Record summary: RNAcentral holds the full RNA, with entries from SILVA. A computed fold for a 492-nucleotide part of an RNA from a metagenome, annotated as small-subunit ribosomal RNA, 3' major domain. Rfam family: Eukaryotic small subunit ribosomal RNA. The family has 90 seed sequences and 75,755 matches in Rfam 15.1. The family is grouped with related families in Rfam's "SSU clan".
Context: one part of a larger RNA
This record gives sequence, C1' cells and structure tokens, in this order.
RNA sequence: UGACGGAAGGGCACCACCAGGAGUGGAACCUGCGGUUUAAUUUGACCCAACACGGGGAAACUUACCAGGUCCAGACAUAGUGAGGAUUGACAGAUUGAGAGCUCUUUCUUGAUUCUAUGGGUGGUGGUGCAUGGCCGUUCUUAGUUCGUGGAUUGAUUUGUCUGGUUAAUUCCGUUAACGAACGAGACCCCUGCCUGCUAAAUAGGUUGGCGAGUGAUUUUCACUGGCUAGAUCUUCUUAGAGGGACGUGCGUCUACUAGACGCCGGAAGAUAGGGGCAAUAACAGGUCUGUGAUGCCCUUAGAUGUUCUGGGCCACACGCGCGUUACACUGAUGCAUUCAACGAGUAUUAACCUUGGCCGAGAGGCCUGGGCAAUCUUUUGAACAUGCAUCGUGAUAGGGAUAGAUUAUUGCAAUUAUUAAUCUUGAACGAGGAAUUCCUAGUAAACGCAGAUCAUCAAUCUGCAUUGAUUACGUCCCUGCCCUUUGUACA
Repeated sequence: UGACGGAAGGGCACCACCAGGAGUGGAACCUGCGGUUUAAUUUGACCCAACACGGGGAAACUUACCAGGUCCAGACAUAGUGAGGAUUGACAGAUUGAGAGCUCUUUCUUGAUUCUAUGGGUGGUGGUGCAUGGCCGUUCUUAGUUCGUGGAUUGAUUUGUCUGGUUAAUUCCGUUAACGAACGAGACCCCUGCCUGCUAAAUAGGUUGGCGAGUGAUUUUCACUGGCUAGAUCUUCUUAGAGGGACGUGCGUCUACUAGACGCCGGAAGAUAGGGGCAAUAACAGGUCUGUGAUGCCCUUAGAUGUUCUGGGCCACACGCGCGUUACACUGAUGCAUUCAACGAGUAUUAACCUUGGCCGAGAGGCCUGGGCAAUCUUUUGAACAUGCAUCGUGAUAGGGAUAGAUUAUUGCAAUUAUUAAUCUUGAACGAGGAAUUCCUAGUAAACGCAGAUCAUCAAUCUGCAUUGAUUACGUCCCUGCCCUUUGUACA
C1' cells in the first nucleotide's frame, strides 16, 4: 500500500429493508436444465455474472449426434504407369431404401482432364476460450482513477484526492503544503412533452362552394352523417425542417446569509423535466475456436472428424430444479349490441409478400376479381380489457379446459411420435398455495390486447407499442451488499 475483521464512525441502493402491491413456490400445461433411458437422445453455459440463454419456436435442411450409402471438390511438385490407351461414363440383370454402374456379370464408350506412390496442401459445428484476436458480460451504476511541479519520508510511499456543510456525483462551497491539470461524472447524442410564430403540402387534413342521398327536428329552413367533385382558400388539427423555450429565473424561510435545501407564484415543463445511449483506471485465467474465408498448436484427411443422400435423434420419461401460460370464478362466465389506439410490416424480373371486395362454406378454408415496391393499397389496421342489456346463481357449476375419440381443412416432397387451425364429443387436477423467495415508487406496478423478430407452417418466447390504471414510501442502515474515514493484523 492492499486484503481481511463475529472493530468503530459516516454515507448509499426496492439486483437491501421498512410501508405496501403483484406475485413465484401448491395444480394442469408449455419451455429450459439436471438425472435416467437410448444406436443417438449433438453440444456450450452452473451463485449473483448458467437454466423462454446460445437471438436455440430443430418434421427434411438446419445438425454438430446415431444407423447406413455415394462423391473428391486430394491444389502443386517429384517419381512411375501410359496413346499398342492414364483414365471417365453407362443400358439391362443381380444387388440396393433407392431410376447410386456403389459393387458384380456383360460388354460398349471416353481420350491424358486423370491414375499409383511420396512430399505438401485443402476441408473440418473436430480438440484446446487454461495458447489467442475481436466482441460481449461482470466487478460496477457506483464515484472512482492519474499526472507535472512543490512539500513530507532513509525508503516503499504519501500529500494533492480533506475536519465540516452540500450534491445523484472526487458535485460544489470552504478549509488548506499544496498549486495546476487530465480521464470518468456532468456537459454531449437520441426519443417524448410546449409553440394559433417561420417554411410548406391532391401521398395529410381543415373551412367553404357545387351535385346527390339518408336521419332528426320547432318540416319555406336548420342540424348531423368517412358519398362524389383538382372549384376556392388556409395550415388550427397531421407530417417534418429550421429555430425558440427552463436557467431552480422571481419572491420568501433555513444556513458561513457560501454551496445548497425547502415552500410559493408564474409556466407546456421545476427529482439531472421524463426515458434511453455513450461511459474512466484496473481487472476476471467470466463466456464465445458452434458468428466469421479472424486465428496458433494438436488431431483427422478417402473404410474421412471433408461433403452429400436416405432414415432416425435433438421431442424419450419412475423423478428433481428454474422462467412462464391458463386458472381456481359473480369485480365473474356466456350471448347480443355499442364504443375507442399506437408502434410496425408488406411481392427476388419473374413473382413466393400484405391483402380489400364479391361468391361458396357451420367453421377452418376455397374460388373469382382488384389495390399496393406503400403518409396513396391492405388500413380510419372499427384491437382487447371496457360500456349497455339479457341468461346463469355459489354447485368442481354455464368456473377451469388438461387428456382422449372421430371428422374437415391448410402449410409443406413429406405431418405417424399427432405442424397448425376448425367442428362435435370427452370434461382431469385446481376452492388462492408450507418453508422459502422475486420484482417494483407514476402514466410506474398490475390488467389488457396489437405489431415486429424467428417464419413454408407453428408462441405460452423476446423486442417494441398503445389502452385502462391503483395501494404504499418520498424514509432508514435493522437484514443483504457497496463506497469512504479511523483502527487492529503474526496475511500478501
């Protein structure tokens, strides 16, 4: 100097607690991991920092595993065989899962491309992440790290980097043997919220005309309605460029009347306005050789660990653990009606994507027509919860929808070990979950759906998006950890 302490003192955090909310742990199912089984059930990862993770939703492919079958895509060099033929391909039959001339029988064909041996390559989802790069994760979301000159010390080192107050912050004020600086924090970048001010818009609308239709009225006229119309005009709404706007400004209280904290006014906005991104120094023998035509070494390299084809497996199932979905009902289920979003996405020059409308069909779906390479069409994505009216009436019930049987479609070469969807029937556990334990402070939790990723088909996953929208803190260091100071140490 560190590390450690069942040492002390400060400070901090919903990966800590308190006050609470939703749970998980119990059930069924889904999915990942272990174990067991298996020809194979490929494999990585195992406290936080493995386990709905590998963007890992695997029917073939993927695919690395298993049972088998082909092929060489063995560059190049040297030597050999070799035009009197190095070698290549093949009908049929046998053989084979196979219309693989794979091999055999039988002969034809080809013409220096190959073949044999050695050296040497190449390939490898083979090994080694404890040989590596790069990337990621974590220590570590905290405030930490370092230098020049000067001071102290024999020196390693130390001071700077601090008693105190303050801050989210080594953020500032101030103290001061330190003074001046650098990285990190902050500033910065992106998104959201305000602008009746600027620039505009037939791919966005508004307001007015004109034409036509419907509904309701106090029926000469008025109101409403996503019909048509490049007539007019405008940019409030929509879109998106340039800008502006908040700085804790103003006024009080506390305080060293410093830094700042608290309250009020004004304001679209007063926790760093809200949410993200980026993110220091030093590390880990953290993960990845299965992202890479990044890569060392080792292994293998033709009976292949290369590659491709067929089939199987990754989906097995006495069991244990983890993330989830559906529930246990009346704040509900079912039926009918009503009413509202925001993020997205969309068709390979030969077309496979998003799909309107019409018809058929109980439905799933099918057929015919159109639109769209998109602010133009799908699509005003008329979403769900919700709201209104009915039925049910605390019963394992009209709660729940597992498990089975039959049937019909769709995707695909292929659906059995049932891809998925639909219909009818079947109708299990589950009556709110022990010990434990997770997440969370505001448009948040929870509930509710939608879109995208993956995708031929398939979400109980993930990433976003809106809708409805609480309770309870606004604190503490008791538990669990982290940072700083002091202290002890026979540890490094």